[in-house]
RNA sequence: ACCGAUUAAUUGGGGUGCUGGAAUGGCUGAGAUUAUACCCACGAACCUGAUCCAGGUAAUGCUGGCGGAGGGAAAUUAAGUGUGUAAACUA
Numbered sequence: 001a002c003c004g005a006u007u008a009a010u011u012g013g014g015g016u017g018c019u020g021g022a023a024u025g026g027c028u029g030a031g032a033u034u035a036u037a038c039c040c041a042c043g044a045a046c047c048u049g050a051u052c053c054a055g056g057u058a059a060u061g062c063u064g065g066c067g068g069a070g071g072g073a074a075a076u077u078a079a080g081u082g083u084g085u086a087a088a089c090u091a
Stems, first nucleotide, its partner, number of pairs: 001085002003082002006079005011041004017027003046071003052065004
């Protein structure tokens, strides 16, 4: 000097299902009351494939596959850090 994990601010992107007559009801989850919330921002947030396939459930992307797939917000600044990389100097 560069790169990257982490934190904060600003900006941007995203989802909001199943069940129930309904309810600050029940299920999963970070989030399922569009929420001063939650998650994500170089790639596993999210979308397409998908009225998909297998398992399971009261039911549902509930779990796994698909997925080393294709797309997807160009993140910026500051702090501070490392079994990191390169150069110089010293021993």